The prediction has a mean pLDDT of 81. A computed fold for a 92-nucleotide RNA from Roseisolibacter sp. H3M3-2, annotated as c-di-GMP-I riboswitch aptamer. Its Rfam family is "c-di-GMP-I riboswitch aptamer". Rfam's curators write: GEMM was predicted in a large-scale screen for bacterial structured RNA regulatory elements. Lineage of the source: Bacteria > Pseudomonadati > Gemmatimonadales > Gemmatimonadaceae > Roseisolibacter.

[in-house]
RNA sequence: UCCCGCACACGGCACCCCGGUCGCGAGGCCGGUCCGCAAAGCCACGGGUCUCGUUCUCCUCCGUGGAGACUUGAGACAGCCGGGCUACCGGA
Numbered sequence: 001u002c003c004c005g006c007a008c009a010c011g012g013c014a015c016c017c018c019g020g021u022c023g024c025g026a027g028g029c030c031g032g033u034c035c036g037c038a039a040a041g042c043c044a045c046g047g048g049u050c051u052c053g054u055u056c057u058c059c060u061c062c063g064u065g066g067a068g069a070c071u072u073g074a075g076a077c078a079g080c081c082g083g084g085c086u087a088c089c090g091g092a
Stems, first nucleotide, its partner, number of pairs: 003091003012037002017032006035079001041085003045082003048077006055069005
């Protein structure tokens, strides 16, 4: 330097849920908790999912209502998959 992740680590991260807080929302942040993770560190580049608005269609008790499509715009998710960058421990 490259490859690998069976085992190691008073080490690292932290789902769901609960409390607080910010956001219309998806969701973010902080604390508790600990489902899991060898990149569950970072980046929305490709796909995907989701949210809000728009558009279109349908329903309608005709309302400042409801459902769907996913056209278009703006966003969210890196713990959905792929890709890019960086790194710990150990092995070879």